Background
Large-subunit ribosomal RNA, domain IV from a Thermomicrobiales bacterium, 348 nucleotides, folded computationally. Taxonomically the source falls in Thermomicrobiales (Bacteria, Pseudomonadati, Thermomicrobiota, Thermomicrobia). Its mean pLDDT, the model's own confidence on a scale to 100, is 90.
[in-house]
Context: one part of a larger RNA
């Protein structure tokens, strides 16, 4: 010097990205417990007090079990009385000892506020456990059964899962408990519907043209017209993919604009929320907390670039989650010291 372990005056987070680590708390009994809440919870909230041993006492009261014995008549493994013994065991009074009585070991620190996710679960075997995945619930679409949708197979009137199921079933997508809700746009794209019409292949059809042959004939080309799905066309559909404006003016201080004008659009963002896991300018501005606060909380709204199932907003409970604050407590620190175990080092 390294490592593991223990202790510390005064201070007590001044350490640090951050109380990381450590310390505090810790068991049982009693008292006592707030906001909020989905009335279950929150709760071990928080915060207090007690705890050993001896005697009263053979371990008391009480509680559990219930023998002997006694009684009854319905004569039973019956009922009632009875209380021994055994088990358990407060509370009260008195006394004793120590620094200390859950005497060692084992053994929650707590509170306030916010973000995210409802919750219990699941995950990157070996850097991530989470606000990611899943989830109960919601909704849309597909599927009438040799189902849809998969797997195998070159294929099959094939095998197999689905399912020895049958639309209250099965498959796929999105959302993600419950509460209050979920606006406008179908122009584009997709999907669904549409016995008409347009376009359209093979094929049908043959007006007509043509090769060859003396000819019968055998060939070639071929207009009109008839011909599917698809596309066009006409509708529907957004918890389908998606989208949800600009400029100018206006009120008797100023400022602002309920109001008006105009252009464009399929329609111009409703409710709610908002400097947010989203805000560039930005450490926005105001308020709170601090002596001092780019973080945090509450507001405001000028939303660069929130917004309603890629859900919106509130929200109890829950979380080895993330953020800010506080109490307690501490070697994290001021600032280091000492002790013990094992190394390093010296000698063998």
């Nucleotide at each position: 010097c390294c490592u593991c372990u223990g202790u510390c005056a005064a201070g007590g987070a001044a350490c640090u990205c951050g109380g990381c680590a450590a310390a505090u708390u810790g068991g049982c009994c009693c008292c006592g417990u707030a906001a909020c809440u989905u009335c279950g919870g929150g709760a071990g909230a928080a915060g207090g007090g007690g705890c050993g041993c001896c005697c009263c006492g053979u371990g008391u009261a009480g509680c559990g079990u219930g023998a002997a014995g006694c009684a009854g008549c319905g004569a039973g493994c019956c009922u009632g009385c009875g209380g021994a013994g055994c088990g358990u065991g407060a509370g009260g009074g008195g006394g004793c000892c120590g620094c200390a009585g859950u005497g060692a070991c084992c053994a929650g620190g707590c509170c306030c506020a916010g973000g995210c996710g409802u919750c219990u679960g699941u995950u990157u075997a070996c850097c991530a456990a989470a606000a990611a995945c899943a989830c109960c619930g919601g909704u849309c679409c597909c599927u009438g059964c040799c189902a849809a949708c998969g797997c195998g197979g070159a294929g099959a009137g094939c095998g197999u899962g689905g399912a020895c199921g049958u639309a209250u079933a099965g498959g796929g997508g999105c959302u993600g408990a419950g509460a209050c809700c979920u606006g406008c746009c179908c122009a584009g794209u997709g999907c669904c519907g549409g016995a008409a019409g347009g376009u359209u292949a093979a094929g049908g059809g043959g007006a007509g043209c043509u090769g060859u042959g003396c000819a019968a004939g055998c060939g070639g080309c071929g207009a009109a017209c008839c011909g599917a799905a698809g596309c066009c066309c006409c509708g529907g559909u957004a918890a389908a993919c998606g989208g949800c404006g600009g400029c100018c003016g206006u009120a008797a201080c100023u400022a602002u604009a309920a109001c008006g004008g105009u252009c464009c659009u399929a329609a111009g963002g409703u409710a709610g929320c908002g400097a947010a896991a989203u805000u560039c300018c930005u450490u926005g501005u105001c308020g709170g907390g601090u002596a001092a606060g780019u973080u945090c909380c509450g507001a405001c709204c000028c939303g660069c670039a929130c917004g309603a199932a890629a859900g919106g907003u509130a929200g109890a409970a829950c979380g080895a989650u993330c953020u800010g604050g506080g109490c307690g407590c501490u070697g994290u620190c001021u600032c280091g010291a000492c002790a013990g175990g094992g190394g390093a080092c010296u000698c063998g």